A computed fold for a 364-nucleotide RNA from a marine sediment metagenome, annotated as Bacterial RNase P class A. Its mean pLDDT, the model's own confidence on a scale to 100, is 77. Its Rfam family is "Bacterial RNase P class A". By type it is a ribozyme. The RNAcentral record of the sequence draws on MGnify.

RNA sequence: CAGACGAUCGCCGGCGGGACGUCCGCUGGAGGAAAGUCCGAACACCGCAGGGCAGGGUGCUCCAUAACGUGGAGUCACGGUACCGUGAAGGCAAGUGCAACAGAAAGCAAACCGCCCGGCAUCCGAUUUGCGGAUCCCGGGUAAGGGUGAAACGGUGCGGUAAGAGCGCACCAGUUCUCCGGGUGACCGGGGAAGCUGGGUAAACCCCACCCGGUGCAAGACCAAAUAGAGGAGCGUUUGAGAGCGGCCCGCUCGAGCUCCCGGGUAGGUCGCACGAGGUGCCGGGCAACCGGCAUCCAUAGAUGAAUGAUCGUCGCCCGUUGCCGGGUAACCGUCAACGGGAACAGAAUUCGGCUUAUGACCU
Numbered sequence: 001c002a003g004a005c006g007a008u009c010g011c012c013g014g015c016g017g018g019a020c021g022u023c024c025g026c027u028g029g030a031g032g033a034a035a036g037u038c039c040g041a042a043c044a045c046c047g048c049a050g051g052g053c054a055g056g057g058u059g060c061u062c063c064a065u066a067a068c069g070u071g072g073a074g075u076c077a078c079g080g081u082a083c084c085g086u087g088a089a090g091g092c093a094a095g096u097g098c099a100a101c102a103g104a105a106a107g108c109a110a111a112c113c114g115c116c117c118g119g120c121a122u123c124c125g126a127u128u129u130g131c132g133g134a135u136c137c138c139g140g141g142u143a144a145g146g147g148u149g150a151a152a153c154g155g156u157g158c159g160g161u162a163a164g165a166g167c168g169c170a171c172c173a174g175u176u177c178u179c180c181g182g183g184u185g186a187c188c189g190g191g192g193a194a195g196c197u198g199g200g201u202a203a204a205c206c207c208c209a210c211c212c213g214g215u216g217c218a219a220g221a222c223c224a225a226a227u228a229g230a231g232g233a234g235c236g237u238u239u240g241a242g243a244g245c246g247g248c249c250c251g252c253u254c255g256a257g258c259u260c261c262c263g264g265g266u267a268g269g270u271c272g273c274a275c276g277a278g279g280u281g282c283c284g285g286g287c288a289a290c291c292g293g294c295a296u297c298c299a300u301a302g303a304u305g306a307a308u309g310a311u312c313g314u315c316g317c318c319c320g321u322u323g324c325c326g327g328g329u330a331a332c333c334g335u336c337a338a339c340g341g342g343a344a345c346a347g348a349a350u351u352c353g354g355c356u357u358a359u360g361a362c363c364u
Stems, first nucleotide, its partner, number of pairs: 001360001003315007011029007031345001035356002038354005043216004055212005060074005075089001076087004090207002095205002097201002112146002114142006121135005154172006173197002175194008220271004229262001231261005242254004278297008317342007325334003
């Protein structure tokens, strides 16, 4: 961006005209997603003193907005050499829960090998009744080293120690506290103090902060055949209302109800419903989302089993084949022409703002 123009036939709406029984003229008639109905509003009705519980939602900051779970600009984390991309990004140091396999030990840690100390026994060595070494067993210390694991309770070094250990110290990393500077803020930069070192998981229960009444235009309002009405008035029952006998009169028959108003609201109709958080252009503010001012446009879909379509022609677009010409060593590329083919996803239903999904072509 969603082919353009023209012709013919047809459908829905508006306006005007007419001979008002079906006519004539003019004119408007789907989308970027009308979709999913996932969020947020307008509007309508119902509910509502106030507070709480339950339930649901949101979760870095600032801004935008009628509002939002949306958008913009940022912060931080992760990925990437980078441009950039991704992120439901509060709390696991409140409590509870969960975690395969391996492994000695996996959540108030743990001793398999190793290392160290002590004890008993045996053996060996030299030998001054004591000493040294090795092995088995027992008791204890130890998280340095090995090994297992996604993860083993900060890291490196020095000191220290029987051997070790933030046990002590230096540096590094983190946490908490604190000071200075920058920023509206998330946060960033720098300095200081404390050995404080507290594994993961909250799209696990949960805790914290903030927000939330329900139902949807089949909302709802109005008009109003019909039916129900222990509402009212009038007339009438031998002084015969009214009805039937095709219109009227007479006549005949039947005959106790009849008429009007009110009320009600079904069928049906009208409104809601097309001027709106509106479109376009210019100017101004803002990094941007967006906002403001001025001008200008508006019959411009409003249907309700539900219209908005079909056919033909010309041109344009895309794809393929062939040919001419041009470029290139070649593969191939490009202009033009002819022929053949193709053109998606999908369709208003109260209206807006978003998100998501579907989809053809072109550009970056």